RNA sequence: GCCGGAAUAGCUCAGUUGUAAGCGUUAGGCUUAAGAUCUAAAGGCCCCCGGUUCAAUCCGGGUUCCGGCA
Numbered sequence: 001g002c003c004g005g006a007a008u009a010g011c012u013c014a015g016u017u018g019u020a021a022g023c024g025u026u027a028g029g030c031u032u033a034a035g036a037u038c039u040a041a042a043g044g045c046c047c048c049c050g051g052u053u054c055a056a057u058c059c060g061g062g063u064u065c066c067g068g069c070a
Stems, first nucleotide, its partner, number of pairs: 001069007010023003018054001025041005047062005
């Protein structure tokens, strides 16, 4: 230099345009207690800029990271 992939909560990540998943955390139920389990809650400017759309997690560009080729 060329090609491909990724960026979303504390962690791992899913995601079909409209309510964003699991684990974890906190509170409560249950238990002598803990675990397991059940219920509820908190926690996301979905990397940045623009475009399409009534609506973006879609599309384009950028940035960063990873892999391959040279």